[in-house]
RNA sequence: CGGCGCAUAGCUCAAUGGUAGAGCAUUCGUCUUAUACACGAACGGUUGUAGGUUCGAGUCCUACUGCGCCGA
Numbered sequence: 001c002g003g004c005g006c007a008u009a010g011c012u013c014a015a016u017g018g019u020a021g022a023g024c025a026u027u028c029g030u031c032u033u034a035u036a037c038a039c040g041a042a043c044g045g046u047u048g049u050a051g052g053u054u055c056g057a058g059u060c061c062u063a064c065u066g067c068g069c070c071g072a
Stems, first nucleotide, its partner, number of pairs: 001071007010024004018055001026042005048064005
């Protein structure tokens, strides 16, 4: 320098263009003499940034930023 891929909750990851969810973590409750386990509930999101297409974008398109891989 060129090509490809990834970016979503504190972490790991889902989500046919049509109200963004799960597990773990955290908090609370039930259980226990107590703790742990188990069960239940709550909390938690400008979907990397800026634009475009569309009635409607996490999803499609463009640029940029960061990270990774390959080539030179």